[in-house]
RNA sequence: GGGCUCGUGGUCUAGAGGCUAUGACGUCGCCCUCACACGGCGAAGCUCGCCGGUUCAAAUCCGGCCGGGCCCA
Numbered sequence: 001g002g003g004c005u006c007g008u009g010g011u012c013u014a015g016a017g018g019c020u021a022u023g024a025c026g027u028c029g030c031c032c033u034c035a036c037a038c039g040g041c042g043a044a045g046c047u048c049g050c051c052g053g054u055u056c057a058a059a060u061c062c063g064g065c066c067g068g069g070c071c072c073a
Base pairs, nucleotide, nucleotide: 001072002071003070004069005068006067007066010025011024012023018056027043028042029041030040031039049065050064051063052062053061
C1' cells in the first nucleotide's frame, strides 16, 4: 500500500428500510431475611464510531474518514 471483517447502554449481545432499538450481566430502589446470599417486583442508563449521501422514512443501503481484528504484498 491492497483485500476482507467488525464498531449498538458500564460489559456482552439481538436487530438485515417503518411500533417506544432486544435480552443477559452489572448498577439503583422496594419486598423477602435477625443479617447476608438466593429469589420476587420496579427503575435509570445507548442521538447505534464520525461526516456526508440515497429515501416519505436509515442502527440497517451507498461513499469517505477514524479505530480494532485477520489475510496479501
The RNA shown here (transfer RNA) has 73 nucleotides and comes from a marine sediment metagenome. The coordinates come from a structure-prediction model, not an experiment, and the mean pLDDT is 82. RNAcentral holds the sequence, with entries from MGnify. It matches the Rfam family "tRNA". Rfam describes the family as follows. Transfer RNA (tRNA) molecules are approximately 80 nucleotides in length. Its family is annotated with triplet codon-amino acid adaptor activity in the Gene Ontology. The family's RNA type in Rfam is transfer RNA.